[in-house]
RNA sequence: CGGGAAGUAGUUCAGCCCGGUGGAAUGCCUGCUUUGGGAGCAGGAGGUCGCAGGUUCGAAUCCUGUCUUCCCGA
Numbered sequence: 001c002g003g004g005a006a007g008u009a010g011u012u013c014a015g016c017c018c019g020g021u022g023g024a025a026u027g028c029c030u031g032c033u034u035u036g037g038g039a040g041c042a043g044g045a046g047g048u049c050g051c052a053g054g055u056u057c058g059a060a061u062c063c064u065g066u067c068u069u070c071c072c073g074a
Base pairs, nucleotide, nucleotide: 001073002072003071004070005069006068007067010026011025012024013023020057028044029043030042031041032040050066051065052064053063054062
């Protein structure tokens, strides 16, 4: 320098291809249960979807640029 993959809740990841209410597990908070803790049950909070721009009535999803990490090639 060229090509590819990944980036979404504190953490690990789905969802993207084919645009239409942002999810799961775990963690956190509250309550019940327990002498207490743990476990279990119920409820709740937490997200500019890496960043910026474009297309569109509407973008995590399509397009462009860019940043970080990893892999391959030169």

This is a predicted structure of a 74-nucleotide RNA (transfer RNA) from Bacteroidales bacterium UBA1735. The coordinates come from a structure-prediction model, not an experiment, and the mean pLDDT is 83. Rfam family: tRNA. Its family is annotated with triplet codon-amino acid adaptor activity in the Gene Ontology. The source organism's lineage runs through Bacteria, Pseudomonadati, Bacteroidota, Bacteroidia and Bacteroidales.